[in-house]
């Protein structure tokens, strides 16, 4: 994140219908109408109506109809609202009242007798704007008043008998005192009064339960009790006055914040956790605060008084009002509804009663706000058409989906019709026969519902989602953009994640988002966690309160269990059965409400009381142990200093130095000598304390372990929040002391800089005494007690045995281990193992041990200890790799030890940069730069200008033709374009070649992307590594083997091993070279033998020799000496042509670098299509202030220049090499053998060797440039070619930081060849070959690279991780100005 819920809200979308819900915020304000009246059968009496009767028609008069107003009675404390306040006996549960009331209704008893004054309305005057009002005068009542009577009522006094935990209660008996009423009638009655009893409401008290904060720790004076008294239905510090000093708290008072509380509600498997809408109970409030009246009941929502605050009226003097009752409005807000209809029904208020009144209630209306039904149709229907996909003649897929064709009408339109919500009441009739009684009929409302008929599939689907978790895939667009997004995380040109579309999934009149609560979360954990290293053990002890606690009786019965009553409201939730067609709703009936009271029982277990006990603790008695603590004395040696001697130029320091000391005599020595701190061997992996700590000897004084005896005590034990004691070091105060050491600070160094490290020197402190501080990585990162749970091996101490080796056993202290836990590392009888007791701690990381506020401290500080914001992660623990200026062992031309070079000249040749129309393009540390290119004048050529062409240069298949080339010519710069000319060829006769035209099919792109790719290559590296099966081993990841100890070039090989075997690599085999045998001799050879030549193997011949070139043989540490267990290894060994891999190549493990390359090819996407495709001319890849790479050449005499002379391999030639000749000074040219090559030819080798000659100069060095002259290729040498000849004669006198290569036929030199190059060459490249031929390696410390073990980090892997400023910008907070508003408190004033 998947669930479930919701009094919701927003977005999209909507057919009906039942049943429920609807201001969650502003208890803010509040137009307007309605919400509480009623009774004439209580009264006076008549303002308006009806009837009726007179009328002068203005009215008047009656009324047992009927009623304003007003006196009077009830009722207005009921229903209906809201959740401010309330942390409280307010509430919910139980339980008492022997401390109390209750109108109406019911029940018993008893009574209702006379009498008497007033006052409203009314009249009459009057006041004011109005709201209210004064004043007089007449008047009834069930209104008020007195008397009388009275009980079982109040009271006083005095007794009796009963009962109860207690105060006291109930019952009676005498006496004396006091107290009632209302009428009215149809005569039934309705009503009044007194007393009792019942019923219902209500009050009071009390047990237990019910929120956060201790950064609220003390709290209270009416405060806690007693006395008497006032009140009140009551009972009481309610209240008042006097006494007394209590009361209430860590089991949490007081204070502050929040909060109506319960049945229940939602979740969960329970335990829990959230919550208190609707519906019921109870409180509480009615603009904000206070107060009473009246009345059975209120300290009153639609009642008064009085303060405020607000509105509104006003004639300014004064008045009205209070919607948190229904509608409504207005505001606030994401949000919540009509100013509707009735009293027909329930239900309430008055009345005999009709009947009145009732925004309680019933019904209607608005919102998909929720639940729950129902519906949009059903059957059959060639796989059209059309979207989408694709590997695209074709198939999938939407999909029987649709059309079509049957059928059927729920709903919804129309119409029609009844039955039910209604029954009481009243009126009337009749029974029965007096009843508030049965049954008939008449009357009575608004909506809704149901049944029928008709037409007609007709009226009616959409909302989210498809990467995973999570049901569900594709294709285009986009290209870190725009955007998803619950968490991980998607997007930078192949997106199942963005946006659409097709498809598809889930769910449906809804569907999603968003909020909140529960769950997953055992992530606060009772059920069910944890603290060595992840967050957490207090720094240690002693203790108080709590908790927890050994063995046996015996007693209680608290706590535990068990039954039995009592009560735990309904409704709601569960089971059943029923009612609406079903549900959902409703109904009944039945479980259940795990709780709370009482009451009887049980005793094992805990408690409680009491009697023994010894084994846990303690105590004795004897032995022994140690740096245990404190005081006081004391000892040497070393370091400083003073003081005297010797003694002479440095001394001390340091990687190097310098400041410092010192000729005023240091350092060095040697005598005396002050002082202070601090204890070498001993000595250790010891010892000892609770921790901190504890170390020279002596003594004092003083704690404590430990073992033995088993004498005493007899559970006296554990543990320990608060407290209280002790606590290293530093650091504070106050007085002392200071030798060395040595923060701060000076001073010299070092460095870019050094406020450090390093050096000279130094105050504070370190040392005492006394008080404070109270912290540490105060660590074993492990609390403290007590049992249990295999073993080996040290080693303190003590006591026992000993055979004198050692054994045994108790306290300690060490190390490897079984079980067993543990994430792992580990731990493992000194437990981090099983158990039990208690104590303290933790709950992502950051902010942060901060702030603030208590508390402590002389101060630094310490203890307690958070919020806002903020990230997704922070952290242990282990494993494979990289990496280290970490470690140990080893390689390599790595370093060193040599040679010769680059780096300076001048030139070639790439590259950078400029430039430019274009200077095509790639390569870019090592691993680009003489590299792709083994060869750019045209071509190549990809680029640039400019002129062309659009199906075409190319191929391939089908189909026609038979050309088509080729020559000539006009234009043109070419391409092209036009015109003349010319006109096949082979046949097996089917057809083929060639070419041209069509028409189709496949175009063409050196355009992008090596980060979409094959493939190929570079490099680490010819380094010796890199894995796999099986077995073990770990929870895994992985390890083992591969690692050890030797060896070797080598994971070679030996050895030894929970390994044991095997692949790729190593090395062998291939190949070339070094030696030989054997074969075969041609174009090579030529000893011998013949012929020849000037002179040659030239020629007969020969196979001996060399060589060719095939096929064997040789080398294996195999022999020998020595060393090693073996493998090997050492030898100036023997023998060999060669010796320890003989020397060169091919040969390149798993894999790194997203290395290189789309431009050699080849490919997936994407771009272009009269162009980014194609044809041609010309220009350009060649530029040139500069930089940089590889390279030639050289600077000379180990040379140059001139002349003579000697020896190779490897290779190539027919568009080819080109002998000889003969011309040029030469390049080269003419002539012209030979040769497809062991046969001709390229082909003359140079370095070297003989001599001459130059003499150290910018030269007889060097050969750049520049001038004129020519060869050669080529279409064609202007940009732009090479050679040649003469002329010219630059720079250059061995090269700075730095930097390469090379360890034997090697560096170094020295010429020869070949590839490319159908032509020539910008080659000095490159790819080969032979000549000549050195020098050094002490060694592995440092540089580079690499192996292999190992440690710390890191994992895009050191080019890595990462701190902190600062800049903008945002966020949160502090200050400070200004300003508004709300609240406490405290003080005036004061109704």
């Nucleotide at each position: 994140c998947a669930g479930g819920a919701c009094g919701a809200a927003c977005g999209c979308u909507a057919g009906c219908g039942g049943c429920a819900g609807g201001c969650c915020u502003a208890a803010u304000a509040c137009a307007u109408g309605c919400a509480a009246g009623u009774c004439g059968a209580a009264c006076g009496g008549u303002a308006a109506g009806g009837u009726c009767u007179c009328u002068u028609c203005g009215g008047a008069g009656a009324u047992a109809c009927a009623c304003g107003a007003g006196u009077g009675g009830c009722g207005c404390a009921c229903g209906g609202g809201u959740g401010c306040g309330u942390a409280a006996c307010a509430c919910g549960u139980a339980u008492g009242c022997a401390a109390c009331u209750u109108a109406c209704c019911c029940u018993u008893c008893a009574g209702u007798g006379g009498g008497g004054g007033a006052a409203a309305g009314u009249c009459g005057c009057u006041g004011g704007a109005a709201a209210c009002g004064g004043c007089g005068a007449a008047u009834a009542a069930u209104a008020c008043c007195c008397c009388a009577u009275a009980c079982g009522c109040u009271u006083c006094a005095c007794g009796a008998a009963u009962c109860g935990c207690a105060u006291g209660g109930u019952u009676u008996g005498u006496g004396g005192a006091g107290g009632a009423a209302a009428g009215u009638u149809c005569c039934g009655g309705c009503g009044c009064u007194g007393a009792a009893g019942g019923a219902u409401g209500g009050g009071c008290a009390u047990g237990c339960g019910c929120g956060a904060c201790a950064u609220u720790a003390g709290c209270u004076a009416g405060a806690u009790g007693g006395u008497a008294g006032a009140g009140u239905a009551a009972c009481g510090g309610c209240c008042u006055a006097c006494c007394a000093u209590g009361g209430c708290a860590a089991c949490g008072a007081u204070g502050u914040c929040u909060a109506g509380c319960u049945g229940g509600u939602c979740u969960g498997a329970g335990a829990g956790g959230a919550u208190g809408a609707u519906c019921a109970g109870c409180c509480a409030c009615a603009c904000g605060g206070g107060c009473a009246c009246u009345g059975a009941g209120a300290c009153a929502c639609g009642g008064g008084c009085c303060c405020g605050a607000c509105u509104c009226c006003u004639a300014c003097g004064g008045g009205a009002g209070g919607c948190a009752g229904c509608a409504g409005u207005a505001a606030g807000g994401a949000a919540u509804a009509u100013u509707g209809g009735g009293c027909a029904a329930u239900g309430g208020g008055g009345g005999c009663a009709a009947c009145c009144c009732u925004g309680a209630c019933c019904c209607a209306g608005c919102c998909a706000u929720g639940c729950c039904g129902c519906g949009u149709g059903c059957a059959g229907g060639u796989u059209a058409a059309g979207g989408c996909c694709c590997u695209c003649u074709g198939g999938g897929u939407u999909g029987u989906a649709a059309a079509c064709u049957g059928c059927u009408u729920u709903u919804g339109u129309g119409u029609a019709c009844u039955a039910a919500u209604a029954a009481a009441g009243c009126g009337u009739u009749g029974c029965u026969a007096u009843a508030u009684g049965c049954a008939g009929c008449g009357u009575u409302g608004c909506a809704u519902g149901g049944u029928g008929c008709a037409a007609g599939a007709a009226u009616a689907a959409g909302c989210g989602c498809c990467g995973g978790c999570u049901a569900a895939c594709u294709a285009c667009g986009u290209g870190c953009c725009a955007g998803c997004a619950g968490c991980c995380g998607c997007g930078g040109u192949a997106a199942u994640a963005c946006g659409u579309a097709g498809g598809g999934c889930g769910c449906a009149a809804g569907c999603g988002u968003u909020g909140u609560c529960c769950g997953g979360a055992u992530u606060u954990a009772u059920u069910g966690g944890g603290u060595u290293u992840a967050a957490a053990g207090g720094g240690u002890g002693c203790g108080u309160a709590g908790g927890c606690g050994g063995a046996a009786g015996a007693u209680u019965a608290a706590g535990u269990u068990a039954g039995u009553g009592g009560u735990g409201a309904a409704a709601u939730c569960g089971u059943c059965c029923g009612g609406c067609u079903c549900a959902a709703c409703c109904g009944g009936a039945u479980a259940c409400c795990c709780g709370c009271c009482a009451u009887u029982g049980a005793u094992a277990c805990u408690g409680g009381u009491u009697u023994u006990c010894u084994u846990g603790a303690g105590u004795g008695u004897g032995c022994u142990g140690g740096a245990g603590g404190c005081u006081a004395c004391u000892a040497g040696a070393a370091u400083a200093c003073g003081u005297g001697g010797u003694g002479u130029a440095g001394c001390g320091g340091u990687g190097a130095a310098a400041u410092g000391c010192a000729u005023a005599g240091a350092u060095a020595u040697c005598a005396c000598g002050u002082g202070g701190a601090a204890u070498a061997c001993c000595a250790a992996u010891u010892g000892c304390g609770a921790a901190g700590g504890c170390a020279g000897g002596u003594a004092g004084c003083u704690a404590c372990g430990g073992c033995a005896c088993a004498a005493c005590u007899g559970a006296c034990g554990c543990u320990g929040a608060g407290g209280c004691a002790c606590g290293a070091a530093a650091g504070c105060g106050u007085g002392g002391g200071g030798a060395g050491c040595g923060a701060a600070c000076a001073g010299g160094a070092u460095u870019a800089g050094a406020u450090a490290c390093c050096c000279u020197g130094g105050u504070a402190g370190u040392c005492c005494a006394c008080g404070c501080u109270g912290u540490a990585a105060a660590c074993g990162a492990u609390g403290a007690u007590c049992a249990c749970u295999a073993g080996g091996u040290g080693u303190u101490c003590g006591u026992c045995c000993u055979u004198c080796g050692g054994g045994a056993u108790g306290a300690g202290u060490g190390c490897c281990c079984a079980a067993g836990c543990g994430a792992a590392a580990g731990c493992g009888a000194u437990a981090a193992g099983u158990g039990a007791u208690c104590c303290a701690c933790c709950u992502g990381g950051g902010g942060a041990g901060u702030a603030c506020g208590u508390c402590c401290g002389c101060a630094a500080g310490a203890a307690u200890g958070a919020u806002a914001c903020u990230c997704a992660u922070a952290g242990g623990u282990a494993u494979u790799g990289a990496c280290g200026g970490g470690g140990g062992c080893c390689c390599g031309c790595a370093c060193a030890a040599g040679c010769g070079g680059u780096g300076g000249a001048g030139c070639a040749u790439g590259u950078g940069g400029u430039u430019u129309a274009a200077u095509u393009c790639g390569a870019u540390g090592a691993u680009a730069c003489g590299c792709g290119a083994g060869g750019a004048a045209c071509c190549u050529u990809a680029c640039c200008u400019g002129g062309g062409c659009u199906a075409c240069a190319a191929u391939g298949c089908c189909u026609u033709g038979g050309a088509c080339c080729g020559c000539c010519u006009u234009c043109g710069a070419a391409a092209g374009a036009g015109g003349g000319u010319c006109u096949u060829c082979c046949u097996u006769c089917g057809g083929g070649a060639c070419u041209a035209a069509g028409u189709g099919c496949a175009a063409g792109g050196u355009g992008c992307u090596g980060c979409a790719u094959g493939g190929u290559u570079g490099u680490c590296g010819u380094c010796a590594g890199c894995u796999c099966g099986u077995g073990c081993c770990g929870u895994g990841a992985g390890g083992u083997g591969u690692u050890g100890g030797g060896u070797u070039a080598a994971g070679u090989c030996c050895c030894g091993c929970a390994a044991c075997g095997a692949g790729c690599g190593c090395a062998a085999c291939c190949c070339c070279u070094a030696g030989u045998u054997c074969u075969a001799g041609u174009u090579g050879c030529c000893a011998g033998c013949a012929u020849g030549u000037a002179a040659a193997g030239a020629u007969g011949g020969g196979g001996a020799c060399u060589c060719u070139a095939g096929a064997g043989c040789g080398a294996c540490u195999g022999c020998c000496u020595c060393c090693g267990c073996a493998a090997g290894g050492a030898g100036u060994g023997a023998g060999g042509a060669a010796g320890g891999c003989g020397g060169g190549g091919a040969u390149g493990a798993c894999g790194u670098c997203a290395a290189a390359u789309c431009a050699u090819c080849a490919u997936g996407g994407c771009c272009c299509u009269u162009a980014c495709g194609c044809c041609c001319a010309g220009g350009g890849c060649g530029a040139c202030a500069c930089a940089c790479g590889u390279g030639c050449u050289a600077c000379a005499a180990u040379g140059g220049a001139c002349g003579g002379u000697a020896c190779a391999g490897c290779g190539g030639g027919u568009a080819g090499c080109u002998a000889a000749c003969u011309c040029g000074c030469a390049a080269g040219a003419g002539c012209a053998a030979g040769c497809c090559a062991a046969u001709c030819c390229c082909u003359g080798u140079a370095a070297g060797c003989c001599g001459u000659u130059c003499u150290c100069a910018g030269u007889u060095c060097g050969g750049a440039u520049u001038g004129g002259a020519g060869u050669c290729u080529g279409c064609a040498a202007c940009u732009c070619g090479a050679c040649u000849c003469c002329a010219u004669g630059a720079a250059g006198c061995u090269g700075g930081a730095a930097u390469c290569g090379c360890u034997a036929g090697u560096a170094a030199u020295c010429g020869c060849g070949g590839a490319u190059c159908u032509a020539g060459c910008c080659a000095u490249g490159c790819c080969g070959c032979g000549g000549u031929g050195a020098a050094u390696a002490c060694g592995u410390u440092c540089c580079c690279g690499g192996g292999c073990c190992u440690u710390g980090u890191c994992a895009c892997a050191c080019c890595g991780c990462c701190c902190g400023u600062c800049a903008a910008g945002c966020c949160a907070u502090g200050g400070a100005g200004c300003u508004g508003g709300g609240g406490g408190u405290a003080c005036c004033u004061g109704a």